[in-house]
């Protein structure tokens, strides 16, 4: 002098959950939790409690079943949800020390 590495973000794929509304998102509170190998601090993430708001279903088959049908139930498919998880790709901390060249 150059470079790598956190939490996590985004995209794709796979697989679930919900569609009977959980989840996601928003707000407030907190000596709360974790967060490059070490220290430091910011941002962000997570958790707990409380509050406000809030979304989309459709089709086929089977069944109840009886002459036929509706309602109901089960399964599957196509959608929908700021939906969970995993893999892959990509992006990814301040200052000082450390690490690699």
């Nucleotide at each position: 002098c150059a470079g790598a590495g956190u939490a996590g973000g985004u995209a794709u794929u796979g697989u679930g959950c919900g569609u009977c509304a959980a989840g996601u998102g928003c707000c407030a509170u907190g000596u709360g939790u974790a967060c490059g190998g070490g220290a430091u601090g910011u941002u962000g993430a997570c958790c707990a409690u409380g509050g406000a708001c809030g979304a989309a279903a459709g089709a086929a088959u089977c069944u109840u079943a009886a002459a036929g049908a509706a309602c109901g139930g089960a399964u599957u498919c196509u959608g929908c949800g700021a939906u969970g998880c995993a893999a892959u790709a990509u992006c990814g901390c301040u200052u000082c020390c450390g690490c690699u060249g």
Molecule: THF (Tetrahydrofolate) riboswitch aptamer
Organism: bovine gut metagenome